[in-house]
RNA sequence: GGGGCAUUAGCACAGUUGGGAGUGCGUCACAUUCGCAUUGUGAAGGUCAGGGGUUCGAUUCUCCUAUGCUCCA
Numbered sequence: 001g002g003g004g005c006a007u008u009a010g011c012a013c014a015g016u017u018g019g020g021a022g023u024g025c026g027u028c029a030c031a032u033u034c035g036c037a038u039u040g041u042g043a044a045g046g047u048c049a050g051g052g053g054u055u056c057g058a059u060u061c062u063c064c065u066a067u068g069c070u071c072c073a
Base pairs, nucleotide, nucleotide: 001072002071003070004069005068006067007066010025011024012023013022019056027043028042029041030040031039049065050064051063052062053061
C1' cells in the first nucleotide's frame, strides 16, 4: 500500500424478503428469610461506531470516515 471481517444496553452477544430494538449476565427496587444466599416479580439503562445517499420508511441496501482483528505484499 491492497483485500476481507467486526462495531447493537455496563459485559457477552442475537436480530434476513427494509417497518415491533431484544436475550443472558450484571445494576436497582419489591417479595421470600431472623439475616444473608438462592429463587420469583418488576424497573432503569441504547444518537444500533460517526457522517452522507437511496427509500414513504434504514441496525438492515449503498458510499466515505474512525477503531480493532486478520490475510497478501